[in-house]
RNA sequence: CAACUCUUUAGCCAAACUUGGUGUGAACCAAGGACGGAAAGCCUCUGGUCUUUAUGUCUCACGAUUUAAAGAUGGCUGGGCUGCUUUU
Numbered sequence: 001c002a003a004c005u006c007u008u009u010a011g012c013c014a015a016a017c018u019u020g021g022u023g024u025g026a027a028c029c030a031a032g033g034a035c036g037g038a039a040a041g042c043c044u045c046u047g048g049u050c051u052u053u054a055u056g057u058c059u060c061a062c063g064a065u066u067u068a069a070a071g072a073u074g075g076c077u078g079g080g081c082u083g084c085u086u087u088u
Stems, first nucleotide, its partner, number of pairs: 002088002012037002017032006035075001041081003045078001047076001048073007056065003
């Protein structure tokens, strides 16, 4: 310098769930917890999923769905930037 095929040490993150709080909501924050993670670090560009509001269509109604706007999710796919130990 390159690779991430195998192994080890130390540290790191923290799903479900529970409690408390915030929000109309998706969801988020804190504490506990540990299913997993080598980028489960950062961005949120593309696509996906979800929420709210408005609107049009169908429906007796419940409800389904189109379009637009504002949001949520990165532990959903792809992309960009950065990066620890050991090993080869």

Annotation:
Predicted 3D model of an 88-nucleotide RNA (c-di-GMP-I riboswitch aptamer) from an uncultured Gammaproteobacteria bacterium. Rfam family: c-di-GMP-I riboswitch aptamer. Rfam describes the family as follows. GEMM was predicted in a large-scale screen for bacterial structured RNA regulatory elements.